[in-house]
Molecule: RNase P RNA; transfer RNA
Organism: Actinomycetota bacterium
């Protein structure tokens, strides 16, 4: 330098003006002053808790979730460390990682002999039967002869058939009943042996998962449990619209008092008298409860710094800080300067190419004037590429608190810091 | 705050491990003087997206995206 791996912090900055939400002080009020005011994910609501109410003698079933080992933690399915498996040359990354003979049920399309009780399509091998054909001698017939035809016999021959052995090889498939090699065999085969793999046993190391070496067994039988299921462990339900307190109007409830031709109450009227209506309610108190208000409410498993323990997650001690608490929802807008990203006019440098005119030397022809040919050089213009530069324009992610924490997952412009790996070069 | 369900052709829906289908709609043809109906034929698919399990995924699992419903 190039290509990668892991981790951390940030999330445009400053100023001015005008606003918004909450607290405090002041003021009779209007108002004034002052302090604070989103996030790494506030999101999804996927886990785990705090808190609150309801339920609960104890146990079980069902259901749901989780599943290598050890540790961390208030707790977790989270985190850390380790083991095993997989990927990468490596740094490092990924893993739903209990159980598939020894509980059971089911699945594996097509192809293939066979998809799990194993079995045998082609092939290979063994002996048996055995067609055609060939050879040999014999008999009969025909022929002058060479020879031909017919018949059965012996030997060779093996198309094919049926039986058995085999699982090396071929073929099918995603997958075929350990792999490679040697021996062995009629051909083969863990049939035997060596190594690898696998199971079992004790030993050693480790808290453990697990690992190592040794012995032993010829192999105990495929995949899949993100199929049902089995085993182990955990889980009571609801959620701040939880819950607590205060408490209108109206309508119910309860109690007391008054009233029922000895008339409560109502209408007319300012009041009394009076007239009319009126046959049952009226008044007061208490209680539940709705609207509404208050609270829960933000100081907390809290942030930052330092020291210490630990490989680490994390924990301990000390110091320091207060950091939204609204209640349908505030945290914003404008302007100026700067920063970053992006687009980019005019003009410029370099290079290619085309055109125009010019200069320089050269070659050919020619007596010469000159004509023709290609080469080089810079100039102007057009066009293309590239480089720097930039007037000016646009943009500055994802998103956004709603009882509170711990995690996970997902979204995200951009640059930045630290550590590590591989390759190449230089010293 | 809590819970459940759905996403497959233009539309409405089947399909729940093994080559994705039906009805309507669309195109072409037949019938008809013509249209409709009817008949024949035909095209059309990222099975919402991404990852995983599996030999193999529309189907099983996980995470997102979109939509609907219920309760307080």
């Nucleotide at each position: 330098g190039c290509a990668g791996g892991g981790g951390g912090a940030c999330a445009g900055g400053c100023g001015a003006u005008c606003g918004c939400g909450g607290g405090g002080c002041u003021g009779a009020a209007a108002g004034g002053c002052u302090c604070c005011g989103a996030g790494g994910a506030a999101a999804g609501u996927c886990c785990g808790a705090a808190c609150u109410c309801c339920g609960c003698a104890g146990g079980g079933c069902a259901g749901u979730g989780c599943g290598c080992c050890g540790g961390g933690u208030a707790a977790u399915u989270c985190c850390c460390g380790g083991g095993c498996g997989g990927g990468g040359c490596a740094a490092c990354c990924c893993g739903a990682c209990g159980g598939a003979c020894c509980a059971g049920u089911g699945g594996c399309a097509c192809a293939g002999a066979a998809a799990a009780u194993a079995u045998a399509c082609c092939g290979c091998c063994c002996g048996c039967c055995g067609a055609a054909g060939c050879u040999c001698a014999c008999g009969g017939c025909c022929g002058c002869a060479a020879g031909g035809c017919c018949g059965g016999g012996a030997g060779c021959g093996g198309a094919g058939g049926a039986g058995g052995g085999u699982a090396a090889g071929g073929g099918u498939g995603a997958a075929a009943u350990g792999g490679u090699g040697c021996g062995g065999u009629a051909a083969g085969a863990g049939c035997g042996c060596a190594c690898c793999g696998c199971g079992c046993g004790g030993c050693c190391g480790g808290c453990a998962a697990c690992g190592g070496a040794c012995g032993u067994g010829g192999c105990a039988g495929g995949c899949a449990a993100a199929a049902c299921c089995c085993c182990g462990c955990a889980c009571g339900g609801a959620g701040c619209a939880a819950g607590a307190c205060c408490a209108a109007a109206u309508a119910g409830g309860g109690a007391a008092g008054c009233g029922u031709u000895c008339g409560a109450g109502g209408a007319c009227g300012g009041c009394c008298c009076g007239u009319c209506c009126g046959a049952a309610g009226c008044u007061u108190c208490c209680g539940g409860g709705u609207a509404g208000g208050u609270u829960g409410c933000u100081c907390g498993a809290g942030g930052c710094c330092g020291c210490g323990a630990g490989u680490g997650a994390u924990c301990g001690c000390g110091g320091u800080c207060c950091c939204a608490g609204a209640g349908g929802a505030a945290u914003g807008a404008u302007c100026g300067c700067c920063g970053c990203c992006u687009c980019g006019a005019u003009g410029g440098g370099c290079g290619g190419u085309c055109g125009c005119a010019g200069g320089c030397a050269c070659g050919g022809c020619g007596c010469a004037a000159g004509c023709c040919g290609g080469g080089c050089c810079g100039g102007c213009g057009g066009u293309c590429g590239u480089c720097a530069g930039g007037a000016g324009g646009g943009g500055c992610a994802c998103a956004g608190a709603a009882u509170u924490c711990g995690g996970c997952u997902u979204a995200c412009c951009g640059g930045u810091c630290c550590c590590c790996u591989g390759c190449a070069g230089c010293c | 705050g809590g819970g459940c369900c759905c996403g497959u052709a233009g539309c409405u829906c089947a399909g729940u491990g093994g080559u994705a289908g039906a009805g309507c709609a669309g195109g072409g043809g037949a019938c008809u003087c013509a249209u409709a109906a009817u008949c024949c034929u035909u095209a059309g698919g990222u099975c919402g997206c991404a990852g995983g399990u599996u030999c193999g995924a529309u189907c099983c699992c996980u995470g997102c995206c979109g939509g609907g419903c219920c309760c307080a």